Molecule: c-di-GMP-I riboswitch aptamer
Organism: Halalkalibacter okhensis
RNA sequence: UUUUGAUAAAGGCAAACUAUUUGAAAGAGUAGGACGCAAAGCCUAGGGUCUAAGGUAGCAAUGCUAUGAUCGCCUGGUUACCAAA
Numbered sequence: 001u002u003u004u005g006a007u008a009a010a011g012g013c014a015a016a017c018u019a020u021u022u023g024a025a026a027g028a029g030u031a032g033g034a035c036g037c038a039a040a041g042c043c044u045a046g047g048g049u050c051u052a053a054g055g056u057a058g059c060a061a062u063g064c065u066a067u068g069a070u071c072g073c074c075u076g077g078u079u080a081c082c083a084a085a
Stems, first nucleotide, its partner, number of pairs: 002085004012037002017032006035072001041078003045075003048070003054065004
C1' cells in the first nucleotide's frame, strides 16, 4: 500500500419506544434507551423513497411540483481504528 473481517483487544455509533424542543409536513436536535452496524464517520453527487408549506391546475374535492427530508434504502466520492493475509 492492497485485500479480507473472527467468536480477539482498545474503543465507537445507536433503531423502535419515552420525554422535551423544533418544523407546514416528512423529518430533525437534546436526554434516556439498544434493534442493529466494520465505516450506522463525512459529502444528497446519481438513483430510489417520504413530505407538499409555497407555486400551479381546478368551482370544489383533489392532482402535479423540492428549493424540504432520508447517507440506518442503494450506488458513487472521501477519511479512518484494530486484526489477519